This is a predicted structure of a 492-nucleotide part of an RNA (small-subunit ribosomal RNA, 5' domain) from Phacus hamatus.
Lineage of the source: Eukaryota > Euglenozoa > Euglenophyceae > Phacaceae > Phacus.
Context: one part of a larger RNA
RNA sequence: GGAUGAACGCUGUUUGUACACUUAACACAUGCAAGUUUAACGGUAUUUACCGUGGCGUACGGGUGAGUAACACGUGAGUUAUCUACAUUUAGGAAGGGAAUAAGAAAUAGAGAUGUUUUGUUUAAUACCCUAUAGGCUUCACACUUAUUUUAUAAUUUUGGAAGUUAAAGGAAUUUUCGCCUAGAUAUGAGCUUGCGUCUGAUUAGCUUGUUGGUAAGGUAAAAGCUUACCAAGGCGACGAUCAGUAGCUGUUCUGAGAAGAAGAUCAGCCACACUGGGACUGAGAUACGGAACAGACUCUUUAGAGAGGCAGCAGUGGGGAAUUUUUGGCAAUAAGCGGAAGCUUGACCAAGUGAUACAAAGUGAGUGAUGAAGGCCUUUGGGUUGUAAAACUCUUUUUUCGUUUAGGAAGAUAUGACAUUAUACGAAGAAUAAGCACCGGCUAAUUUCGUGCCAGCAGCCGCGGUAAUACGAGAGGUGCAAGCGUUAUCC
Numbered sequence: 001g002g003a004u005g006a007a008c009g010c011u012g013u014u015u016g017u018a019c020a021c022u023u024a025a026c027a028c029a030u031g032c033a034a035g036u037u038u039a040a041c042g043g044u045a046u047u048u049a050c051c052g053u054g055g056c057g058u059a060c061g062g063g064u065g066a067g068u069a070a071c072a073c074g075u076g077a078g079u080u081a082u083c084u085a086c087a088u089u090u091a092g093g094a095a096g097g098g099a100a101u102a103a104g105a106a107a108u109a110g111a112g113a114u115g116u117u118u119u120g121u122u123u124a125a126u127a128c129c130c131u132a133u134a135g136g137c138u139u140c141a142c143a144c145u146u147a148u149u150u151u152a153u154a155a156u157u158u159u160g161g162a163a164g165u166u167a168a169a170g171g172a173a174u175u176u177u178c179g180c181c182u183a184g185a186u187a188u189g190a191g192c193u194u195g196c197g198u199c200u201g202a203u204u205a206g207c208u209u210g211u212u213g214g215u216a217a218g219g220u221a222a223a224a225g226c227u228u229a230c231c232a233a234g235g236c237g238a239c240g241a242u243c244a245g246u247a248g249c250u251g252u253u254c255u256g257a258g259a260a261g262a263a264g265a266u267c268a269g270c271c272a273c274a275c276u277g278g279g280a281c282u283g284a285g286a287u288a289c290g291g292a293a294c295a296g297a298c299u300c301u302u303u304a305g306a307g308a309g310g311c312a313g314c315a316g317u318g319g320g321g322a323a324u325u326u327u328u329g330g331c332a333a334u335a336a337g338c339g340g341a342a343g344c345u346u347g348a349c350c351a352a353g354u355g356a357u358a359c360a361a362a363g364u365g366a367g368u369g370a371u372g373a374a375g376g377c378c379u380u381u382g383g384g385u386u387g388u389a390a391a392a393c394u395c396u397u398u399u400u401u402c403g404u405u406u407a408g409g410a411a412g413a414u415a416u417g418a419c420a421u422u423a424u425a426c427g428a429a430g431a432a433u434a435a436g437c438a439c440c441g442g443c444u445a446a447u448u449u450c451g452u453g454c455c456a457g458c459a460g461c462c463g464c465g466g467u468a469a470u471a472c473g474a475g476a477g478g479u480g481c482a483a484g485c486g487u488u489a490u491c492c
Stems, first nucleotide, its partner, number of pairs: 001492004006488005013362006019355002021320001026318003030315003035056003040053005063273003073197007082190002087186007095131004104119006135166006142160002147156003170178003199245003206236003211233008248270004252263004275296003298309004326352001328351003334348001335346004365395004375386004400429005409419001436481005441462003447476005457464002
């Protein structure tokens, strides 16, 4: 000098764009943040609303950075070792039957949360189950046709055969449409493997027994000590293993001429986590922030038998801290979920509110004006300075206040705007509503008077102050920056 998610002191007019718990991954009152579907089905019924079954979604979006030194991340490969709901596309198909159950009603246990029994036409369905067929999948002392590798009579592959196993669902409409099942492909997303790169410490030198490899079996969507049994004794390490400490990684950001150093807020990609811990179900996908079960700590309710809860979602509260905002409006736009659609939902998002936190822009008036007014300060008492500064006169209206207008965001018929008393434009009034902060001994731009008297105090370094202090305090004047200025902290 530059920079900051900054803080503190004094001061503060307006607009725009960004940003706003860096500390306690501390505890949380209250409200909202994930629903939708009656064109799948049953019931109630005040007649278009509610209850339940079913479907899809809730694995996205949003938050946080505790853990993690690791294939976590970055980059480049591999997957002949894999899966992929919805979507797009291709080729086919949808035959026959059956048994339940919820809501509702009645009774009943309990303080309640929550149950139990009967009934429900021996209740309904795109819910569930069975049979058939198709194609698929698996297997074969089968055929040995196609192709590849190979020393091989071995391995893989194509086609055919046999055996085993295994599909489907209807609705609305009356012409069409939304669905269902199987197989293949595309797209998208994900899993796994691997080369290289990725902080500090040797005052951490040895570490390892499922450990390293093999065989067999199990297991997974899938390769593999992933798991188990047996066999062998391996594997890693001064090219730093192991151990300890610290830390989410990256695109990027800041500084620097560069080399490089530092950082990883906002935005974007990946990962991890959801009171703490381990384990699972459902599902195409989770070991699931606002799902379930268990254990623990904490909080709350209780008739003491037993129950309820999880803001690292958006607001907000307490606490911690130098320090970080409203318990706002709207689904109008973008986007997501559901639905055939109308539409419904969305603290995602769009907006407004708070904050000079940062960056950018504008203003606080312009011209004329000497008798160099008054007042202040200094003075050698002549005067000098504040100073064209003021007053006064003539103008202007960015801004301000008041009023009117209203584009565009709405997606080219119509309708649909939270913002919104919008931006813009026009009119009226009147200089009206708007300047501070630090410094003035040298470094370093800018000096004098009074007070104080090694006191009070200043100070980034050198240093100033003990009676004439340009260095302390105050006045006047000056210098610098300016809606900011100065200080502190951190990085280059």
Its Rfam family is "Bacterial small subunit ribosomal RNA". RNAcentral holds the full RNA, with entries from ENA and SILVA.